Model confidence (mean pLDDT): 76 of 100. Bacterial RNase P class A from a Candidatus Fermentithermobacillaceae bacterium, 409 nucleotides, folded computationally. The source organism's lineage runs through Bacteria, Bacillati, Bacillota, Candidatus Fermentithermobacillia and Candidatus Fermentithermobacillaceae. It was read from a public genome assembly, where an Rfam model found it. Its Rfam family is "Bacterial RNase P class A". Gene Ontology terms of the family: dimeric ribonuclease P complex, tRNA processing and ribonuclease P activity. By type it is a ribozyme.

RNA sequence: UGAGCAGGCCAAGUGGUCGCGGGCACCGUUUGGUGCCUGAGGAAAGUCCGGGCUCCAUAGGGCAGGGUGCUGGGUAACUCCCAGCGGAGGCAACUCUAGGGAAAGUGCCACAGAAACAUACCGCCCGGCGCUCCAUGGCCUCUGGUCCCGAGGGCAUGCCCAGCCUGAGGCACCGUGAAGAGGCGCAGUUUUGGGGCGUUUGGGUAAGGGUGAAAAGGUGGUGUAAGAGACCACCGGCGGUCGGGUGACCGGCCGGCCAGGUAAACCCCACCCGGAGCAAGACCAAAUAGGAGGGUUAUGACGCUGCCCGCCGAGCCCUCGGGUAUGGUCGCUUGAGGGGAAAGGUAACUUUCCUCCCAGAUAGAUGACCACUCUUCGACAGAACCCGGCUUAUCGGCCUGCUUACCAC
Numbered sequence: 001u002g003a004g005c006a007g008g009c010c011a012a013g014u015g016g017u018c019g020c021g022g023g024c025a026c027c028g029u030u031u032g033g034u035g036c037c038u039g040a041g042g043a044a045a046g047u048c049c050g051g052g053c054u055c056c057a058u059a060g061g062g063c064a065g066g067g068u069g070c071u072g073g074g075u076a077a078c079u080c081c082c083a084g085c086g087g088a089g090g091c092a093a094c095u096c097u098a099g100g101g102a103a104a105g106u107g108c109c110a111c112a113g114a115a116a117c118a119u120a121c122c123g124c125c126c127g128g129c130g131c132u133c134c135a136u137g138g139c140c141u142c143u144g145g146u147c148c149c150g151a152g153g154g155c156a157u158g159c160c161c162a163g164c165c166u167g168a169g170g171c172a173c174c175g176u177g178a179a180g181a182g183g184c185g186c187a188g189u190u191u192u193g194g195g196g197c198g199u200u201u202g203g204g205u206a207a208g209g210g211u212g213a214a215a216a217g218g219u220g221g222u223g224u225a226a227g228a229g230a231c232c233a234c235c236g237g238c239g240g241u242c243g244g245g246u247g248a249c250c251g252g253c254c255g256g257c258c259a260g261g262u263a264a265a266c267c268c269c270a271c272c273c274g275g276a277g278c279a280a281g282a283c284c285a286a287a288u289a290g291g292a293g294g295g296u297u298a299u300g301a302c303g304c305u306g307c308c309c310g311c312c313g314a315g316c317c318c319u320c321g322g323g324u325a326u327g328g329u330c331g332c333u334u335g336a337g338g339g340g341a342a343a344g345g346u347a348a349c350u351u352u353c354c355u356c357c358c359a360g361a362u363a364g365a366u367g368a369c370c371a372c373u374c375u376u377c378g379a380c381a382g383a384a385c386c387c388g389g390c391u392u393a394u395c396g397g398c399c400u401g402c403u404u405a406c407c408a409c
Base pairs, nucleotide, nucleotide: 001405002404003403004402005401006400007399008398009397010396012373013372014371015370016369017368018367020039021038022037023036024035025034026033027032041380045391046390048389049388050387051386052385053277054276055275056274060309061308062307063306065273066272067271068270069269070084071083072082073081074080085099086097087096088095089094100268101267105266106265107262108261109260121209122208123205124204125203126202128199129198130197131196132195133194134193135192138184139183140182141181142180143179144174145173146172148170149169152166153165154164155163217235218234219233220232221231222230236258237257238255239254240253241252242251243250244249281330282329283328284327291320292319293318294317295316296315303311304310337356338355339354340353341352342351343350344349
């Protein structure tokens, strides 16, 4: 310097003139006059919670109904506030909270997908069958092998000797391991092995893929025919146990126990709750017909504002008809009030002391003009018995603390 987070204050101000509501004092009195004081909000809005107060009322209890929902504090009380815990988001300061229970029960999870208390569509592996490719091997006939002896025959130029080849047969030894020779063939049959494709049936699989918000906990590995908590490491959930904390919960160790979600669905559990409301209610004034008819009621009317029990104890309800007032006073603003200080407490808040009075209209009050100022050029917006919260709307100004990025020293 920029971007954020949390909290607090202000909401035009000052002066003048005229005009309004209330209070007090004085004067006057038919209405009134004078002076002083005071007079819309941070939300006065919403009517969403909670109360104070008033009446039912004299008496309770149960059911129904409603509300709240992590823990501990605060408060008159609350669905509020404070501080924490769990979870989610954010780099963070911080923000949000659909935070009890799915093993009491009943529902729902559309569509998609093979399948949503429950699986095998695709795929992977093994096996069978078929086709195909590659490699490998063929069929027929004959013959045992080795050493030694050796009739006969052949070779070369005429003969002899010698030499070489062949060789019927003999003898001895070895052997059934096979090997050799000749002919035909080299693409058909068949043997063995491997690969590919297809198929249908059989078996294994839940790892991979697809669908979905969600599919037998997740990631990585070992292992396997292929896989799988089958096994292992770490994590998550669940269970057991030990320790810390008032508690919600947190942490350590052990265990392969691991088939869902949804309750701001019905429901279950814990705790809490009479009803109606200032048009509540009280009093004054005024007037009449203490009227007529019907029903019901001590075997209990009315009432206790849903029902039942209980309580109370005398009228109540309907129809027709008559009269008065739609008036006035109170309730009505001294309050769980505002401000300040001290102490306690992390805080919300509490206690003590000091100080102030700050709208009470009822056809409904604060407006008009002028001048100046500016931190807002004036937004959202007006009390109606009062207060504590929450939510919503809003032009902007100021202050305090914190987070983060960059730069400089």